Annotation
Predicted 3D model of a 149-nucleotide RNA (FMN riboswitch aptamer (RFN element)) from a Candidatus Fermentithermobacillaceae bacterium. Lineage of the source: Bacteria > Bacillati > Bacillota > Candidatus Fermentithermobacillia > Candidatus Fermentithermobacillaceae. The coordinates come from a structure-prediction model, not an experiment, and the mean pLDDT is 79.
């Protein structure tokens, strides 16, 4: 240095703008109303970009994370049992969004330069930026230590 086993430790970023006010919530009225206040969710704007490959990539190729299914087990509920449900855990199928021109090079949808786009579920005034599941899971990086040839 090449392969495997064990373990550490480390793995997601982003509005404190401006407008509006059909929801909501106050406060007056006898009522029809009417006055406040109120979005990072509407309207402009601003702002973000996980990991492996590859000429340096949100928008090439895959990979994970979410969401849906289904099938195995566990727990927990029942005096037993089964079916159901609820929770967890592992596997397997599927779903999941976007880029062009020009330019320089031997190679760039990656790099320059310009003008686009894109972004799970559940909550709530309609969410990529708040809340929550999440002290969660994790593509994988970094080290440590034993083994093989």
């Nucleotide at each position: 240095g090449a392969g495997g086993g064990u373990c550490u430790u480390c793995g997601g970023g982003g509005c404190a703008a401006g407008g509006u006010g059909a929801a909501g919530c106050a406060g007056c009225g006898c009522a029809a109303g009417c006055u406040g206040c109120c979005a990072g969710u509407c309207c402009u704007g601003a702002c973000c970009g996980g990991c492996g490959g590859u000429a340096a990539a949100g928008c090439c190729c895959g990979c994970g994370a979410g969401c849906c299914g289904c099938g195995u087990c566990c727990c927990g509920u029942u005096c037993u049992a089964c079916a159901g449900u609820u929770g967890g855990a592992c596997a397997c199928g599927g779903u999941a969004g976007a880029g062009c021109u020009g330019g320089u090079g031997a190679g760039a949808u990656u790099c320059c330069a310009g003008c686009g786009c894109c972004g799970a579920c559940g909550g709530u005034a309609a969410a990529g930026u708040c809340c929550g599941g999440a002290a969660g899971g994790g593509a994988g990086a970094a080290g440590a230590u034993c083994c093989u040839g």